The RNA shown here (small-subunit ribosomal RNA) has 1500 nucleotides and comes from an uncultured marine bacterium. Its mean pLDDT, the model's own confidence on a scale to 100, is 83.
RNA sequence: GAGUUUGAUCACUGGCUCAGAUUGAACGCUGGCGGUAGGCUUAACACAUGCAAGUCGUGCGAGAAAGUAUCUUCGGAUAUGAGUAGAGCGGCGGACGGGUGAGUAACGCGUAGGAAUCUACCUAGUAGAAGGGGAUAGCCCGGGGAAACCCGGAUUAAUACCGUAUACCUCCUUCGGGAGAAAGAAGGCCUCUCUUUGAAGCUUUCGCUACUAGAUGAGCCUGCGUAAGAUUAGCUUGUUGGUGAGGUAAAGGCUCACCAAGGCGACGAUCUUUAGCUGGUCUGAGAGGACGAUCAGCCACAUUGGGACUGAGACACGGCCCAGACUCCUACGGGAGGCAGCAGUGGGGAAUAUUGGACAAUGGGCGCAAGCCUGAUCCAGCCAUACCGCGUGUGUGAAGAAGGCCUUCGGGUUGUAAAGCACUUUAAGCAGGGAGAAAAAGUUAUAAGUUAAUACCUUAUAACCCUGAUGUUACCUGCAGAAUAAGCACCGGCUAAUUCCGUGCCAGCAGCCGCGGUAAUACGGAAGGUGCAAGCGUUAAUCGGAAUUACUGGGCGUAAAGCGCACGUAGGCGGACUUUUAAGUUAGAGGUGAAAUCCCAGGGCUCAACCCUGGAACUGCCUUUAAUACUGGAAGUCUUGAGUUCGAGAGAGGUAAGUGGAAUUCCAAGUGUAGAGGUGAAAUUCGUAGAUAUUUGGAGGAACACCAGUGGCGAAGGCGGCUUACUGGCUCGAUACUGACGCUGAGGUGCGAAAGCGUGGGGAGCAAACAGGAUUAGAUACCCUGGUAGUCCACGCCGUAAACGAUGUGUGCUAGAUGUUGGAGGGAUACCUUUCAGUGUCGCAGCUAACGCACUAAGCACACCGCCUGGGAAGUACGGUCGCAAGAUUAAAACUCAAAGGAAUUGACGGGGGCCCGCACAAGCGGUGGAGCAUGUGGUUUAAUUCGACGCAACGCGCAGAACCUUACCAGCCCUUGACAUGUGGAGUUUGGUUAUCAGAGAUGAUUUCCUUCAGUUCGGCUGGCUCCAACACAGGUGCUGCAUGGCUGUCGUCAGCUCGUGUCGUGAGAUGUUGGGUUAAGUCCCGCAACGAGCGCAACCCUCAUCUUUAGUUGCCAUCAGUUCGGCUGGGCACUCUAGAGAAACUGCCUGGGAUGACCAGGAGGAAGGCGGGGAUGACGUCAAGUCCUCAUGGCCCUUAUGGGCUGGGCUACACACGUGCUACAAUGGCGGUGACAAAGGGAUGCAAUAAGGCAACUUGGAGCAAAUCCCUAAAAACCGUCUCAGUUCGGAUUGUUCUCUGCAACUCGAGAGCAUGAAGUUGGAAUCGCUAGUAAUCGUAGAUCAGCAUGCUACGGUGAAUACGUUCCCGGGCCUUGUACACACCGCCCGUCACACCAUGGGAGUUGGUUCUACCCGACGACGCUGCGCUAACCCUUCGGGGAGGCAGGCGGCCACGGUAGGAUCAGCGACUGGGGUGAAGUCGUAACAAGGUAACC
Repeated sequence: GAGUUUGAUCACUGGCUCAGAUUGAACGCUGGCGGUAGGCUUAACACAUGCAAGUCGUGCGAGAAAGUAUCUUCGGAUAUGAGUAGAGCGGCGGACGGGUGAGUAACGCGUAGGAAUCUACCUAGUAGAAGGGGAUAGCCCGGGGAAACCCGGAUUAAUACCGUAUACCUCCUUCGGGAGAAAGAAGGCCUCUCUUUGAAGCUUUCGCUACUAGAUGAGCCUGCGUAAGAUUAGCUUGUUGGUGAGGUAAAGGCUCACCAAGGCGACGAUCUUUAGCUGGUCUGAGAGGACGAUCAGCCACAUUGGGACUGAGACACGGCCCAGACUCCUACGGGAGGCAGCAGUGGGGAAUAUUGGACAAUGGGCGCAAGCCUGAUCCAGCCAUACCGCGUGUGUGAAGAAGGCCUUCGGGUUGUAAAGCACUUUAAGCAGGGAGAAAAAGUUAUAAGUUAAUACCUUAUAACCCUGAUGUUACCUGCAGAAUAAGCACCGGCUAAUUCCGUGCCAGCAGCCGCGGUAAUACGGAAGGUGCAAGCGUUAAUCGGAAUUACUGGGCGUAAAGCGCACGUAGGCGGACUUUUAAGUUAGAGGUGAAAUCCCAGGGCUCAACCCUGGAACUGCCUUUAAUACUGGAAGUCUUGAGUUCGAGAGAGGUAAGUGGAAUUCCAAGUGUAGAGGUGAAAUUCGUAGAUAUUUGGAGGAACACCAGUGGCGAAGGCGGCUUACUGGCUCGAUACUGACGCUGAGGUGCGAAAGCGUGGGGAGCAAACAGGAUUAGAUACCCUGGUAGUCCACGCCGUAAACGAUGUGUGCUAGAUGUUGGAGGGAUACCUUUCAGUGUCGCAGCUAACGCACUAAGCACACCGCCUGGGAAGUACGGUCGCAAGAUUAAAACUCAAAGGAAUUGACGGGGGCCCGCACAAGCGGUGGAGCAUGUGGUUUAAUUCGACGCAACGCGCAGAACCUUACCAGCCCUUGACAUGUGGAGUUUGGUUAUCAGAGAUGAUUUCCUUCAGUUCGGCUGGCUCCAACACAGGUGCUGCAUGGCUGUCGUCAGCUCGUGUCGUGAGAUGUUGGGUUAAGUCCCGCAACGAGCGCAACCCUCAUCUUUAGUUGCCAUCAGUUCGGCUGGGCACUCUAGAGAAACUGCCUGGGAUGACCAGGAGGAAGGCGGGGAUGACGUCAAGUCCUCAUGGCCCUUAUGGGCUGGGCUACACACGUGCUACAAUGGCGGUGACAAAGGGAUGCAAUAAGGCAACUUGGAGCAAAUCCCUAAAAACCGUCUCAGUUCGGAUUGUUCUCUGCAACUCGAGAGCAUGAAGUUGGAAUCGCUAGUAAUCGUAGAUCAGCAUGCUACGGUGAAUACGUUCCCGGGCCUUGUACACACCGCCCGUCACACCAUGGGAGUUGGUUCUACCCGACGACGCUGCGCUAACCCUUCGGGGAGGCAGGCGGCCACGGUAGGAUCAGCGACUGGGGUGAAGUCGUAACAAGGUAACC
């Protein structure tokens, strides 16, 4: 920086996640070369085998063998091997080097200092090195033992060991003195002495002794720094100090005796857990955070525990002793061992290499040296483990090849990529050449130094000689040939990169959000693309991003977070002035801060990684010198902070005692009579044994109306009748005094509502629990009647509340306005004003995510305290403390989720509010629901009962009309380029119609009669067309998906709404406009207004009806005139009706009143019509994944001798049932009969059909007229008159029988109609429910579409023609404003708890197992120490030579002590029948607690 909470928003809060860098890594796929590094992070688990520490003959004595040669008596001998090997004594080294990180929270480490020490080898210096002695290993002999090894005897050397002498010097000292060393070896010379080799001597070198100093190394002490946990708060007896002694190299309780009672700890002792520390490494802008592999410094350890010995140095990795565990050998008696050295093995593990080469170099040990040893080291091997470098070719090459993939079928892409052509040869391969790492040492010569010396030695020079594991080195040259060399991950967003196919909530993916339920850029494959590249991804881990622990650099009104309140200890902070000090602070200087690392510069490997040189840095610590502003310390002074004094004032401040009236209840009495009480309505309850009501009196307890007030007081909790006593605090005014006495406050202490607990009282009312009555599906509730604890008092506990202003305390500063309480001052005396202290409202700056806060801050600052760090689990468990208990307080984790949350916005919703509308209710009229039938649907049935439509907005709907057809369904029979379209090839006739026969259910097949021979023609089967055949492309599908779609439609709703531009406001979503006041049918109009305008809707423009004028009169009309067959029939006319064109007319235009001088409303006039005149068409933005793939069109999928096509028959018409919509009725407002008047609109040629005739009728025969203002359908019906007289009827007509008619190829399934006969149900319809406000409802008929026929349906037409509307409380729907919201799939929402099931982690748990640790006691190995030491004993001393002494050894005793044991605790962990809650889990159960007034406001 990004993603993720939301419908959307936030400069919100907050978590989770990602992009970066890194690694001793591992895993998956892949793998050409080289350089440089690195390589058991796990079992400090166990180890086979080999090697890793030896060396010195110039310390010492001794000393083989094989082999070879010669001799031999064949036994052997001699020489050589050889003073060799091997061993021993002795010296030095095995305390270094190498490994590991178990332990250790410590003077262990880091850093800076210190004093009371030692230091082999090394350097420098001083002095010495004399003279003696006794042993012992080896070897030899003997013995024991399986072995390891041991014992005895004899003999022997030393630079082994021991005295003596000496002492520059060192140590001790009572200052007189005393004590203390040593070793020789090698080379040379040999003048001098002796002389046989030679000895002695001299000399040089190496070594030795004592001491001093240095260097190096080591030991010790101190300041500071160096994890976590307080759910570890007290720890300590050698403990703290002193004196003395011992001990050590050395200070010291290091140890001991005695004395004192100290020492450590909230600045975290003790305990527990974890951990080697550092230079540094990784990350980060830095501050930090994490880590402590490789390299380097320190520490610790060496199978576990303990111990010492030797030594300069160890309490010793490849030494010793003891104990334990383990392994091995054994003759069972006893022995041996320690890879956390280098390799290697097993094991563990995700995981980490060769039983390699060499001492050539560097370094170490020993040695005079040569040299020997060196798994230190240098090299090589293995491993892409990391970093760095190189390569896998280069140029050209468009027919943009083939193939692949995609496609809109045109093409695009892979892609200059390939091929082809022309080049190059790094690296790898082969061949040849070939540095550097090598210098020393050694030998010879010369010179210098040293010396007596031409020895020796050292140094220098020269020459000679010779040393390489790596190594077939690096590097160079040559040869051949593009030849030997590319993968991995990703492609929904974050995040660079997309398409096709497969799959179909499956398989799978996933870091987070999330993909997948038939069109998946998210799964799998492919093509293409992107990124990195000998690697690429994944996993794990660290830092970063994360300002998400905030020192740099956060917060706490509502998001997590102010302790309920105060007092106060420690601590932190602290007013003014002066002097002083110099701790903090600042500056300079010095020391140190190892090297390596990081950084900078330069250099070396062809570059780089890597390496080298130099610099800087190492932000730290210490010492020292200065400075003195600030802070601190010391001293002094001051008054403004704080306090005291005096005078006033207000107050439900507190405690105790007393006292008052009203009311409730109860008791007594009176009056009085049937109810009272209670509720939404009731009942339980009380009352004729007298209630309720009312009057009087009494008892008792509790609470204090009015005053009373965002008034007062108090720290908070809280405090309210009145009086008195005691008492705390506050405010104002004034003077003087004290002189910083102050603020905050971890722990601590006190106070602390209600409820609750204990003891004792009290008890009127109220009232948990409980009982009863209701309500309810239930009602352990809400409502009602009762009612106990409790509420009250005293004393004692509890210690919590949404203890809230959700706002810690204190101080200072920062506009105002307006109330109110208590004082004071001034002017005034209605009141105004100034000021102090409180308490409210509004508001500026400022702050805030916003809401809001705003001198009573949430503003600007300071001081101190408390608290927070995602949600849940959980304020829970365990542990501790407190409590009588209830419980309080302190306070986690596992696990789980990607959110949880705050504020505000727009909607939606509310059993929220306000305003308004609608046949929404009400007022009316008529229906439905009951009957029969018609019709549609569900269900059922069926071979099929084709399919669709399902609340309103499916159900007389698609269907304006299923006997066949329709038809999509079922059964059966047929066809397969097909019933239909286009294209190719071939053939045919070139065609179309028609008759008849046979088979068949038909489709179809076979045969056949007749007529015409298609149309152009260049007369050619030439062109077109047709038919047949063949193969393919294809046709075809009422098959699926209306949740892939277009189009069309329904619905909210003909409701009045829905938006935009610019501006303004807001961080933003958004708001404003569109809200408000009026008004309207209307977002209609007016006014106002940070809005001004505009668009789609409303209205109007359109059609029709109502009036008139005009034009035009045929098929219409007939007033006037004439004729007449008496019919507008004819002439005639167009006046009227009418027709259909054009106009007029209505606009609140006029008047009155209201209203704001407005819009508009009410009334009136005129008018055919009056306030939208009636009706229609017209349907905004959108909603419902609404309906339709079966009207049509269409993507995708599916079928292709069938899901396509044809045909016959059947079905869509079934029928226990249920529902919707209708028709006809139940009758007298009627039925029947008769008479016979008045419409409108529409239709008519495959048609309407008059008149006439037949039939009872349906209808039939025949047919004038009419393509229609002309003819026909066409009769209009209700109306009127008569009759019937309340019945299942002269109502009603279902059903059934029978005879017919019509249509049609055909009325069986399955049409309509007529006649006769039959005459069901039904007597006005439960709950419920529908339509309608005027030419409307109701009622009456007429016509049309579809149609061969078939209507109770649908559409249209006219006739007759009502009732009612007080009104908006309620039901339903809608509009606007407002409010609440935990809803946004939007209340058909959200959501809580128990129960049931599965899984997960966890608490308790009788106990059980193990670890760690403490206390007491027992045991007490090895060992050092102390005492002893009658046994043993070479060196020294004495000796009478027998021995004795000194010293030592064995042995014994003692305290200390490891392991072990017993007993009792503490603590941690594992398991645990059972049990508790918790979490999670597409569709379980019961209810509905919360969110709206959530239906009883919610919450603590």